[in-house]
Context: one part of a larger RNA
RNA sequence: GACGAACACUGGCGGCGUGCUUAACACAUGCAAGUCGAGCGAUGAAACACCUUCGGGUGUGAAUUAGCGGCGAACGGGUGAGGAACACGUGAAGAAUCUGCCUUCAACUCUGGGAUAACUCCGGGAAACCGGGGCUAAUACCGGAUAUGAGCCUCGAUCGCAUGAUUGGGGCUGGAAAGUUUUUCGGUUGAAGAUGACUUCGCGGCCUAUCAGCUUGUUGGUGAGGUAAUGGCUCACCAAGGCGACGACGGGUAGCCGGCCUGAGAGGGCGACCGGCCACACUGGGACUGAGACACGGCCCAGACUCCUACGGGAGGCAGCAGUGAGGAAUAUUGGGCAAUGGAGGAAACUCUGACCCAGCGACGCCGCGUGAGGGAUGAAGGCCUUCGGGUUGUAAACCUCUUUCAGUAGGGAAGAAGCGAAAGUGACGGUACCUACAGAAGAAGCACCGGCUAACUAUGUGCCAGCAGCCGCGGUAAUACAUAGGGUGCAAGCGUUGUCC
Numbered sequence: 001g002a003c004g005a006a007c008a009c010u011g012g013c014g015g016c017g018u019g020c021u022u023a024a025c026a027c028a029u030g031c032a033a034g035u036c037g038a039g040c041g042a043u044g045a046a047a048c049a050c051c052u053u054c055g056g057g058u059g060u061g062a063a064u065u066a067g068c069g070g071c072g073a074a075c076g077g078g079u080g081a082g083g084a085a086c087a088c089g090u091g092a093a094g095a096a097u098c099u100g101c102c103u104u105c106a107a108c109u110c111u112g113g114g115a116u117a118a119c120u121c122c123g124g125g126a127a128a129c130c131g132g133g134g135c136u137a138a139u140a141c142c143g144g145a146u147a148u149g150a151g152c153c154u155c156g157a158u159c160g161c162a163u164g165a166u167u168g169g170g171g172c173u174g175g176a177a178a179g180u181u182u183u184u185c186g187g188u189u190g191a192a193g194a195u196g197a198c199u200u201c202g203c204g205g206c207c208u209a210u211c212a213g214c215u216u217g218u219u220g221g222u223g224a225g226g227u228a229a230u231g232g233c234u235c236a237c238c239a240a241g242g243c244g245a246c247g248a249c250g251g252g253u254a255g256c257c258g259g260c261c262u263g264a265g266a267g268g269g270c271g272a273c274c275g276g277c278c279a280c281a282c283u284g285g286g287a288c289u290g291a292g293a294c295a296c297g298g299c300c301c302a303g304a305c306u307c308c309u310a311c312g313g314g315a316g317g318c319a320g321c322a323g324u325g326a327g328g329a330a331u332a333u334u335g336g337g338c339a340a341u342g343g344a345g346g347a348a349a350c351u352c353u354g355a356c357c358c359a360g361c362g363a364c365g366c367c368g369c370g371u372g373a374g375g376g377a378u379g380a381a382g383g384c385c386u387u388c389g390g391g392u393u394g395u396a397a398a399c400c401u402c403u404u405u406c407a408g409u410a411g412g413g414a415a416g417a418a419g420c421g422a423a424a425g426u427g428a429c430g431g432u433a434c435c436u437a438c439a440g441a442a443g444a445a446g447c448a449c450c451g452g453c454u455a456a457c458u459a460u461g462u463g464c465c466a467g468c469a470g471c472c473g474c475g476g477u478a479a480u481a482c483a484u485a486g487g488g489u490g491c492a493a494g495c496g497u498u499g500u501c502c
Stems, first nucleotide, its partner, number of pairs: 001501003005498003009494001012369006018362002020327001025325003029322003034071003039068002042065001047060005078280003088204007097197002102193008110144004119134006150173010206252003213243003218240008255277004259270004282303005305316004333359001335358003341355001342353004372402004382393004406443001408438005416429001419426002446491005451472003457486005467474002
């Protein structure tokens, strides 16, 4: 000098930040991922019209909702347990790859079929839920036709750093879905872009030799399987290799980086907040769906724990936001709003969004402001010291003249609003910031230190006691070093101590 700090004493205001570093310990409760009726069948409120036996019925209409279906749920948010590794950083390669939504271009969107949920009937179960019969729809599912193009075989041309890439001709195999119509929005195939993802490699960044040898899918080859794709990734066979004192293997520790702190720099330490990447989601394992997961608020299995139970069986996962217990020196509200930014769905209106924007709490940090200004000597009183003359507190106070920042009261009162909507209208923050007026110095100073280092000294008490102390060291009767008082010094809404780093 610095800090995500803690503790003692003290504490006026505001702005901007920041706040479980410990138990990746266990969690009550609420919320955190839905949306689309312009995909589909059903349901059919209000309102209107007609009929009515005044009970109601029919039609239009469209609110609403569970279900089928689509998209999203792989983003956003959290944590740092594990991991010494192509995990990260940086630079390359992919002629060895995939890519929903978005953009551009080309072509097409023809013709059929059978189911199933919802619903209804029946049954089982305490529940979670499940089974059977019957009915029905689709942008759900399955056939057929068409084929610029895709895959395989074959005949050529051009090019490349190798495997090879691009392209022309011929033969064989698999895909489209409607709805509304005023424009539109969609679907399928192919090419390209963008974005995202995956793989490989060079180099770089911890400690330990009181770890010296390690390795059998191990190292390489051939073939096959598998993958979007290369590859012992896996398998069969063959060979006997591969790594290591330039530190293999083992052990310990650790998320990595942009950065942050310190330092003149070189360097050293750290990786909180913010941003990028990685890993994880009660513990371990596994796959399914999907463009994308081996998936925090999905599924299955095993385990520990908790809860419900009619004992047969079930339910759960806060390292999301709040909040609780525990641990700890120690870390906040079970708040408001989708107004803005961003995201998902939707044609849109809109809905959802503990992302986010705000507010609350904490001097935890940084910054700013205030606690008054000018005058005022009889140098008042009081305190302290005294050589008893006086000195000091001290222009300090009183007193006089002013000012009103901040806080207070009252009046006015935003920008942030772009957008959306036919219009009306639409701000959580917030009656906040800000402006004006009013009253009155009025409501607002402490903490540490004063032997040397190190700025700042006297008195009393104590008497190697009580105590102080960062080091040197003070204290045993004149203590500037303990305690108290007066005075002083340094910082100041803080100031000291402790811890850690330079």